[in-house]
Small-subunit ribosomal RNA from an uncultured bacterium, 1529 nucleotides, folded computationally.
RNA sequence: AGAGUUUGAUCAUGGCUCAGGACGAACGCUGGCGGCGUGCUUAACACAUGCAAGUCGAGCGAGGACGGGUGGUGCUUGCACUGCCCGAGCCGAGCGGCGGACGGGUGAGUAACACGUAAACAAUCUGUCUCCGUGCGGGGGACAACCCGAAAAAACCCGAGCUAAUACCGCAUGGUUGGGGUCCUCGCCUGUGAACCCCGGGAAAGGUGGCCUCUUCAUGAAAGCUGCCGUGCGGAGAGGAGCUCGCGUCCUAUCAGCUUGUUGGUGAGGUAACGGCUCACCAAGGCUAUGACGGGUAGCGGGUCUGAGAGGAUGGCCCGCCACAUUGGGACUGAGACACGGCCCAGACUCCUACGGGAGGCAGCAGUGGGGAAUAUUGCGCAAUGGCCGAAAGGCUGACGCAGCGACGCCGCGUGCGGGAGGAAACCCCUCGGGGUGUAAACCGCUGUCAGGGGGGACGAACCGCCGGGGUGGGAAUACUGCCCCGGUCUGACGAUACCCCCAGAGGAAGCACCGGCUAACUCCGUGCCAGCAACCACGGUAAUACGGAGGGUGCGAGCGUUGUUCGGAAUUACUGGGCGUAAAGCGCGCGCAGGCGGAUGUGCAAGUCGAAGGUGAAAUCCCGGGGCUCAACCCCGUGACCGCUCUCGAUACUACAUGUCUAGGGACCGGUAGAGGUCGGUGGAAUUCCCGGAGUAGCGGUGGAAUGCGUAGAUAUCGGGAGGAACACCUGUGGCGAAGGCGGCCGACUGGGCCGGAUCCGACGCUGAGGCGCGAAAACGUAAAGAGCAAACAGGAUUAGAUACCCUGGUAGUCCACGCCGUAAACGAUGGGUGCUAGAUGCCGGGGGGAGCGACCCCUUCGGUGUCGUAGCUAACGCAUUAAGCACCCCGCCUGGGGAGUACGGCCGCAAGGCUGAAACUCAAAGGAAUUGACGGGGGCCCGCACAAGCGGUAAAGCAUAUAAUUUAAUUCGAAGCAACGCGAAGAACCUUACCUGGGUUUGACAUGCACGUGAAACCCUCUAGAAACAGGGGGCCCUCUUCGGAGCAUGUGCACAAAUACUGCAUGGCUGUCAUCAGCUCGUGUCGUGAGAUAUUAGGUUAAGUCCCGCAACGAGCGCAACCCUUGCCCCGUGUUGCUAACAGGUAAUGCUGAGGACUCUCGGGGGACUGCCGGCGUCAAGCCGAAGGAAGGUGGGGACGACAUCAAGUCAUCAUGGCCCUUACGCCCAGGGCUACACACGUGCUACAAUGGCCGGGACAGAGGGCAGCGAAGUCGCAAGGCGGAGCGAAUCCCAAAAACCCGGUCCAAGUUCGGAUUGUGGUCUGCAACUCGACCACAUGAAGCCGGAAUCGCUAAUAAUCGCGGAUCAGCAGCGCCGCGAUAAAUACGUUCCCGGGCCUUGUACACACCGCCCGUCACGCCAUGGAAGUUGGGAGCGCCCGAAGUCCAUCGCCCAACCCGCAAGGGAGGGAGCGGCCGAAGGCGAGCCUGAUGACUGGGGCGAAGUCGUAACAAGGUAGCCGU
Repeated sequence: AGAGUUUGAUCAUGGCUCAGGACGAACGCUGGCGGCGUGCUUAACACAUGCAAGUCGAGCGAGGACGGGUGGUGCUUGCACUGCCCGAGCCGAGCGGCGGACGGGUGAGUAACACGUAAACAAUCUGUCUCCGUGCGGGGGACAACCCGAAAAAACCCGAGCUAAUACCGCAUGGUUGGGGUCCUCGCCUGUGAACCCCGGGAAAGGUGGCCUCUUCAUGAAAGCUGCCGUGCGGAGAGGAGCUCGCGUCCUAUCAGCUUGUUGGUGAGGUAACGGCUCACCAAGGCUAUGACGGGUAGCGGGUCUGAGAGGAUGGCCCGCCACAUUGGGACUGAGACACGGCCCAGACUCCUACGGGAGGCAGCAGUGGGGAAUAUUGCGCAAUGGCCGAAAGGCUGACGCAGCGACGCCGCGUGCGGGAGGAAACCCCUCGGGGUGUAAACCGCUGUCAGGGGGGACGAACCGCCGGGGUGGGAAUACUGCCCCGGUCUGACGAUACCCCCAGAGGAAGCACCGGCUAACUCCGUGCCAGCAACCACGGUAAUACGGAGGGUGCGAGCGUUGUUCGGAAUUACUGGGCGUAAAGCGCGCGCAGGCGGAUGUGCAAGUCGAAGGUGAAAUCCCGGGGCUCAACCCCGUGACCGCUCUCGAUACUACAUGUCUAGGGACCGGUAGAGGUCGGUGGAAUUCCCGGAGUAGCGGUGGAAUGCGUAGAUAUCGGGAGGAACACCUGUGGCGAAGGCGGCCGACUGGGCCGGAUCCGACGCUGAGGCGCGAAAACGUAAAGAGCAAACAGGAUUAGAUACCCUGGUAGUCCACGCCGUAAACGAUGGGUGCUAGAUGCCGGGGGGAGCGACCCCUUCGGUGUCGUAGCUAACGCAUUAAGCACCCCGCCUGGGGAGUACGGCCGCAAGGCUGAAACUCAAAGGAAUUGACGGGGGCCCGCACAAGCGGUAAAGCAUAUAAUUUAAUUCGAAGCAACGCGAAGAACCUUACCUGGGUUUGACAUGCACGUGAAACCCUCUAGAAACAGGGGGCCCUCUUCGGAGCAUGUGCACAAAUACUGCAUGGCUGUCAUCAGCUCGUGUCGUGAGAUAUUAGGUUAAGUCCCGCAACGAGCGCAACCCUUGCCCCGUGUUGCUAACAGGUAAUGCUGAGGACUCUCGGGGGACUGCCGGCGUCAAGCCGAAGGAAGGUGGGGACGACAUCAAGUCAUCAUGGCCCUUACGCCCAGGGCUACACACGUGCUACAAUGGCCGGGACAGAGGGCAGCGAAGUCGCAAGGCGGAGCGAAUCCCAAAAACCCGGUCCAAGUUCGGAUUGUGGUCUGCAACUCGACCACAUGAAGCCGGAAUCGCUAAUAAUCGCGGAUCAGCAGCGCCGCGAUAAAUACGUUCCCGGGCCUUGUACACACCGCCCGUCACGCCAUGGAAGUUGGGAGCGCCCGAAGUCCAUCGCCCAACCCGCAAGGGAGGGAGCGGCCGAAGGCGAGCCUGAUGACUGGGGCGAAGUCGUAACAAGGUAGCCGU
């Protein structure tokens, strides 16, 4: 620091996801040791049990037990009971004091002066502690305990009586204090501080130790002295608390208005204290867009995590503050509480009960139940630290110190180290050679951490106290004692501690995740869209590095993974640091309040800003340095930092503020000027329609074609007259005006704005603009009019599968006017407004200036507007470019993935329609932009092809043949499937073939190789038995070859390796092939352009059959294709002449190159020539080339063939062959017999033969080429009607044979008919091949004579020696399905105007939402399943407030009567002051009633939405998507 994922690819936008860190965690697998931390995040749910706050006898009285002393009683003379006195320690109840307001827990509530920070209190309190000052005199009356009585289940309680105090109450003194007065001082307001005078009120307590100096008794004491502790008052301090204020402190505006003690005042009450805190009265205020009020959520901070930082998230442990203590309310006590382990009341709950009443509060430490994914021991100790009490000893202390449990976290250590290759075994892989685990193990040597056993053994302990001593203070004191110091003594839960030593022995100690990419790490097997995986992209449908296992590897390691949360990456909320023409995003436009920003210059001030200094920013944390545990984690010490706030002083450039001046911004004024700017009124002509009239006749109208419609009741067309409404042709123009919407005949009235010129005035008056206000096309709505044309809805006619559409005929709202309303549009330049700056060129509109010119008019220049092109620059690109999308500043609006959705709910507006504001659940891994290459288009241009057209002949109807499908079957083996499967693999299925079926048989096998053993009577030959054969059993013949004598070879048997398979996968493959397509294309290198995909070249202009060639050009070259080179054919020449040929010569025949002979000719074979647009004319760019002519056998590629670029179709073939994998192994192999592949109700393809007279039949006659032939072709002759038989000459073939060519020609016949056409079918008899023609051959003869009279829709071939017609040959082959296929020749046409259309193809261009590419993509309803959600009669919870009722406890107020020790009066009785209970009153929690509000759950039914491999209907959109699309209504 980035990466994956939208695409065929690219760039940019944008979301999703990952790699990192962290955690009070949880879950899975695993687990050796130690240290330090840490551990209910959920139910502030309920709690059994124990403990967590007591202490003081040196405040007080009584008691108990004990001991001593002394009595009494009983008596077994030592015990029991009992009285009194004394005693130090002990016990516990009570009175009293101090502490239970700390410590400990929790986070419910709280959005608040709760917290943080900085201040303030001149408006306050403060127990204990410290210091200073000063005092403590003298009295009184009670109440507990206790005792007596009563009551009771218990808790508890009643009456009477006794008693102490550091308990309580007066009196004295008194500084303080309240009021009044005088004066001084200080200060930031109210005021503060100090001094003096007068008046009023107002304190106290003792305890304990020592001593005898003083005094008194008297040898020891006291009322004396003294120490210590305690105590009253006052002052100060420290620490603590209270109150106030500036600033900071979450989300929501779908919460916009809130408030009546409310805001202020006066007075009073209350408080420690200010204050509406409370009350009475008066005033009517106070808060709010800088977000009041309401709702939701939340303890706050130091800090913690993350981050480069800014920031974001968080607040567990530790520290500070706050709040709470079962829920709500309340006060009491007290220095302090409205009080966790106090009280009272109310509610809920739990427990006890004798039913009358009572008790309780773990959010203290443990622990239990419950909840939950989840969080520990009912431990030890007060040894240390700290707290409370005490004079102290000491007591108490679940604070705390320790231990226990948990890998929950961090840190450290170990599970060994070295050597060891014949690279052992095992396992895994394998191309079978080998490779891997792997020095890993074994084995040898060594070490000894941790754990184990044994022994030693700290720190934490210093205090306090006690003993001894010293110093110092008090003191009369050498007594005693406060304080300080020294020595000794005493104290450890942890603890079987840490640590050290010894012993033993590698011995006890490794797992987890991952290995497709991101992301380090690969193979085998299993599985077969199954099982599963998966953060994202995506894997799995028979070869899975992605699932599961294994081997191996990678990472981390006592852990490793997963899940959750959070920050980061994410510049993906952008302050640092983003955007808005088309990706999400500029409000439809203007005016304008608040706000923000603002020209030049002077002065003042000092708020912002800058500098310096002070205070604060607790500690811990963090950084740095150092130190301590062996290290580290951890702990300790010291800096720094804590980025902040505040105060003081200083500076004054900039901003703000104040004030003065200026004119460049802006405005006003004067003079001109253009214009569909607006409103109102008037007016004009053309046209449509309607009405009237004339004239006129059969149609008009409309369409792709029609029909509906109109018309003989007279239409349309035509002429004249009239009515009415709406709109204004030409001018008209990327012309004008307006802010936008928008504005168009002409005239007038009223009116807004702009521009130009002048430079007279004002003097910053400016820009923008949240809210607000106004304007705002069309459609729609309301009311009233109007209504010619047009025209939603609607009706009819067509079209169509349908046609609620497109087309046609009609037609109502509406369109028009007036007044209202609506407030939206793709309201668009998809571009907010303003100001300034930044090359130009050119057109148009409005104005001004200058020059030349007689003038028309031309040239130059300036301001404003409106267009086009374009430099820099910008942009993802497209593009923008002085009218910016450039460079800057100011202000406003808006965006943050797609869908859900501009929907729902709420609110506001509207008559309604609806508008504005505007979510969430859920769901997807994308959606979207620009550009690129293709492909496609019922887009365009250019051009080809038997593509159409022109023509000839067919197919589709018939019969038959053949292939296929379907069906059938035991089997009908398999493959081929649009073109490009279907007379295809098959160029030969009766057996064989043969792969299929049935049955029989066989197991190293029909075939190959190797090994071991046996045999050499094996093999082979002949033969017999059963059998369908294979096979099984038997008989006979034959006794292997070579040899160096060791053996080798061969054959065979047995056994083992293995063979064998037309079993599967052509979607694992090679090879071969089809197809586009004989189409003209497909690429590369370098350069150039582009961010890039890519482009250029290869496009353009010509030309060609051709990317063929020329020319131009940021391209220049090259490769594979095209063409040519090859074969064949057409002409000529040369060579060659047998088996071929025969002109001349000779011979010969019935005839024939038959023979001699010849090489001339034809021909054969081989070689060569020839054709290149070469020449001429024209056209063309001086080109390529085209047209024409000449010559030539042939002319522009002469004809034909072979030859097939890059790619495409997962095209075809595992059954030609080869081959990976998989499967079978007495069978899926092999052998045999028979059957099947030949089935047959049908369907399609390809063919043959026909339907006849251009013909059939009969007779006669003529002319080929190319082939084949020895298991062969087979002549002559002969027999048979024939197939064929007999026969066997000749020929391995330019010699012989097949072999006759046929159509054709000549003659005859048939006479238009199901025929003398046609030959299917069937019967009979034959021939041939073959082991064998039943299933299932071909052929022959005779007989039979079917359909069929030229073929619907549709469709095929062919452009010249071609179609058509005619026959001939061959391969395969015993024979034959053949009418097929491959060849050969014979005869021999017609037509092409042309490229509009159909099909296919090439190039350029255009659009695209396609890219498995139009056989594409894709929309909506319906049906089904699942999910979340809105509405809903209602039902049921929660919350907050309001009004009223009731009203506990309690404070406060009042109080007749009743009760009362202290003080007062009084001798007393009694009275007074004061107090209490009770009753009353105000307030008041819970509760009740009522009407509403907010919010949740649920709800018959209902609305839409999302998602879901193969459902239905249509075809809306994307190509002109077949009616261009889209927006609003």